[in-house]
C1' cells in the first nucleotide's frame, strides 16, 4: 500500500444480482391461554440502511471518496 467480503430495529440477518410502501428471526410491551409461571397464540412500539457528495422524476441497492470490521497479498 493493494484486492476480496461485510456495515440495514437492541441482538442475527433478509432485501441489492434486475431502483419504485423497509421487513423476517429473536428481544421488549400489552392482552388471551393457565390455579400461577414457562411454553403457544395474538397485538404494538422500537430504522439518518456506517458518514458525506453524484447521476435518477425517485437510492437501502447504481458512481466517486471516506470510515470502521472481517479475511489475504506484499
Nucleotide at each position: 500500500g493493494c484486492c476480496u467480503c461485510g456495515g440495514u430495529g437492541a441482538c442475527u440477518c433478509a432485501g441489492c444480482c434486475u431502483g419504485g410502501u423497509a421487513g423476517a428471526g429473536c428481544g421488549a410491551g400489552c392482552g388471551c391461554c393457565u390455579u400461577g409461571u414457562a411454553a403457544g397464540c395474538g397485538c404494538u412500539a422500537g430504522g439518518u440502511c456506517g458518514c458525506g457528495g453524484g447521476a435518477u422524476c425517485a437510492a437501502g441497492g447504481c458512481c466517486c471518496g471516506c470510515c470502521c470490521g472481517a479475511g489475504g497479498c506484499u